[in-house]
Context: one part of a larger RNA
């Protein structure tokens, strides 16, 4: 000179984009932030229609019959999304390959098959314990929830041949024998869901070679360590884990051991080299009060799941319980310092579901905040008697302020009133229509907007609604005059005040920037 996720002082109209606890990964009141399916299933505690039946003629019993629907059972999701950087110097992260050692729910795709039986076991109803959370018992029940038999090949295991191929161990593909191992049925009756087993695609795993911050005032480090054998576990190899044999592994090219820190894309600076950082927005890691484990499942050692144990908060009838914002929003602290306890699912996404639909604090919008960056306005021409004040010089003239201001004529961005008024939407869904492969795809007509009466258009007044900051010795644009007298005070460096300060502090003038302008604070 540039930058900043700022902060602070003094000033302040507007829009657009963008940002917004960088600190205590401290502690949290409240509401929301993951539910969904009735086209599995027993069903009907609440609505609503309906039908019955009675009579008190508008009520009352009744019924699952339809719409729909608490909780239960069962399915899929809850492992995404969302947050935050604690830990971590590592195969953590980049990057490039490997997997003849490895898995993958839902999607796509091909093939077969969906035979037959049976036990419970919540909910409801009964009893009953407890202040509550919450539970105990009896009897009774279904299912795409559980087991049985059976069926069995392109599966799996075990022996046995063949053919072939490479990258060491091997791989592949094939044929025979034998043994194991399945499935579920829904429904609006043509569609879907189970079950096997291959392909595909997606996502995850492991494993290598490089790359990845500082201190030797850390020099020696390792016993599962290094390596064999054999068994265990895995998805998978593997000392992954056990038992036993060897003695080995790693290091001055810098291990160990310590500080310190999430990588990386990317930001800022810079002619590059470099040098600094790691906000926001994308990839990957790691966390979810603190510690430790498994469960369940394709997928977790699991933010708003379980358990144990610890600190902290609550409730309580003292016997027992609850609880976890580094999710939106919000409170308290901490701090120079960072926003609303908002709105809708209209759009993209996502999860349940045939499908309308339902959830969805992601997301989209809005609210606040000059935090930046970028737009625009604060009028625009004319206007000298070149006034008045104000300051300055003084030869008493003059200069500056100065088209400045008053007046004159204009225009009207913004503001303010009024009218009108989107784009984002195309779908799904609803009615129809064509084709032929009869449930698919075309296609027409209609509906769907949080933002929002927003954006933008118009009309209609009138300069009317709107300038500040900082500096003026030199570095550095821009000077005089008073007051101060080494005081008071400035100040980035040099320095500057000691009675003519262009340097404190006031005026008046100028100079630079501009809705900002300056200081601090960091980083080149």
């Nucleotide at each position: 000179g540039g930058a900043u996720g700022a902060a602070c002082g003094c000033u302040a109209g507007c829009g657009g984009c963008a940002g917004g606890c960088u600190u205590a990964a401290c502690a949290c009141a409240u509401g929301c932030a993951a539910g969904u399916c009735g086209a599995g299933g027993g069903g009907u505690a609440a609505c609503a229609u309906u039908g019955u039946a009675g009579c008190u003629u508008g009520c009352u019993a009744c019924a699952g019959a339809u719409g729909a629907c608490g909780a239960c059972c069962g399915g899929c999701g809850c492992a995404c999304g969302g947050g935050u950087g604690c830990g971590u110097a590592a195969c953590g992260c980049g990057u490039a390959u490997a997997g003849a050692a490895c898995c993958u729910a839902c999607c796509u795709u091909u093939u077969a098959c969906u035979g037959g039986a049976g036990a419970a076991u919540a909910g409801c109803c009964c009893a009953g314990a407890g202040a509550a959370a919450u539970u105990u018992g009896g009897a009774u029940u279904a299912a795409u929830g559980c087991u049985c038999c059976a069926u069995a090949g392109u599966a799996u295991u075990a022996u046995u041949g063949a053919a072939u191929g490479g990258c060491a161990u091997c791989g592949u593909u094939u044929a025979a024998u034998a043994a194991u191992u399945a499935a579920a049925g829904a429904u609006u009756u043509a569609u879907u869901g189970g079950u096997a087993a291959g392909a595909g695609a997606u996502g995850g795993c492991u494993a290598u070679g490089c790359g990845u911050u500082c201190u030797a005032u850390u020099a020696g480090u390792u016993a599962g360590u290094u390596g064999g054998u054999a068994a265990g576990g895995u998805a998978a190899c593997g000392g992954c884990u056990u038992a036993c044999c060897a003695a080995g592994a790693c290091a001055u090219c810098g291990a160990u051991a310590g500080a310190u820190a999430g990588g990386g894309g990317c930001c800022c600076u810079g002619a590059g080299a470099g040098g600094g950082g790691g906000a926001u927005c994308c990839c990957c890691c790691a966390c979810a009060c603190u510690g430790g484990u498994a469960c369940u499942g394709a997928g977790a050692c699991a933010c708003g799941g379980a358990c144990c144990a610890g600190a902290c908060u609550c409730c309580u009838a003292c016997g027992g319980g609850a609880g976890g914002c580094a999710g939106c929003a919000g409170u308290g602290a901490g701090g120079a310092a960072u926003a609303u306890u908002g709105g809708a699912c209209a759009a993209u996404g996502g999860a349940g579901g045939c499908a309308a639909c339902u959830c969805u604090g992601a997301u989209c919008c809005a609210g606040c905040c000059a935090u930046g960056c970028c737009g625009c306005g604060u009028g625009u021409a004319g206007g000298a008697a070149g006034a008045c004040u104000g300051c300055c010089c003084u030869a008493u003239g003059g200069g500056u302020u100065g088209u400045a201001a008053a007046c004159u004529a204009c225009u009207u961005u913004u503001a303010u009133a009024g009218a009108g008024g989107a784009a984002g939407a195309a779908a799904c869904g609803c009615a129809g229509a064509u084709a032929c492969g009869u449930g698919u795809a075309u296609u027409u007509g209609u509906u769907u907007g949080a933002c929002g009466g927003u954006a933008c258009u118009c009309u209609a007044c009138g300069a009317a609604u709107a300038a500040g900051g900082a500096u003026c010795g030199g570095c550095u644009a821009a000077c005089u005059c008073c007051g101060u007298g080494c005081c008071a005070g400035c100040a980035g460096c040099c320095g500057c005040g000691g009675u003519a300060a262009u340097a404190c502090g006031g005026a008046g003038g100028a100079u630079c920037c501009a809705a900002g302008c300056g200081u601090u604070a960091u980083c080149c």
Molecule: small-subunit ribosomal RNA, 5' domain
Organism: uncultured Aquimarina sp.